[in-house]
A computed fold for a 174-nucleotide RNA from uncultured Lawsonibacter sp., annotated as Lysine riboswitch aptamer. Model confidence (mean pLDDT): 80 of 100. RNAcentral holds the sequence, with entries from MGnify. Rfam family: Lysine riboswitch aptamer. Its family is annotated with lysine biosynthetic process in the Gene Ontology.
RNA sequence: AGAUAGAGGUCGCGGCUUACAUCAGUAAGCAUGGUCAGGGUGCCGGUCCCCCGCUUCAGCCAUGUUGAAAGGGAGGGCCGCCGAAGGGGCCGCCGUUCCGGCAGGGCGGGUCCUGGUCGUCUGGUCAACAGCCAGCCGACUGUCAUCGGUCCAGGCUGAUGGAGCGCUGUCUGU
Numbered sequence: 001a002g003a004u005a006g007a008g009g010u011c012g013c014g015g016c017u018u019a020c021a022u023c024a025g026u027a028a029g030c031a032u033g034g035u036c037a038g039g040g041u042g043c044c045g046g047u048c049c050c051c052c053g054c055u056u057c058a059g060c061c062a063u064g065u066u067g068a069a070a071g072g073g074a075g076g077g078c079c080g081c082c083g084a085a086g087g088g089g090c091c092g093c094c095g096u097u098c099c100g101g102c103a104g105g106g107c108g109g110g111u112c113c114u115g116g117u118c119g120u121c122u123g124g125u126c127a128a129c130a131g132c133c134a135g136c137c138g139a140c141u142g143u144c145a146u147c148g149g150u151c152c153a154g155g156c157u158g159a160u161g162g163a164g165c166g167c168u169g170u171c172u173g174u
Stems, first nucleotide, its partner, number of pairs: 001172006009082001012081007020073001028066008038050003042102005085114004090109005115141005121135005143162008
């Protein structure tokens, strides 16, 4: 230098599936009544569409009745693994409305950051105080290096510091 195999954790990481709770007596449908000129998308604009001008009707609100779903969740099972994985911003595609723009969503590419877990706080997402994501701080933990203690050594232990392009084992080459 290359190949190969491993370790961190008793909540290791991620995915799929499943009964259950939540979502929610919510959205929506129907009936009645009221209000009313605007409405069609989360926001803006529009030369597009519907509707209004006397009444009714769009839209909105209230009451009654019927009454979901998706996403997210933790438990079980299965699968893939140890940059497992998670984010930032860039590029491309898709869809989200009648059109255009913005915001936001999904997939893929390459790039940068993060060793891992937990917790307080703050912010974002969300129906949610759950969960997820980010940041500061704190604790624990694994690994290597340096300096000590113990020990014949191994090992154990203390402090400080670094980062996974790391660390350990084996094999091959130089």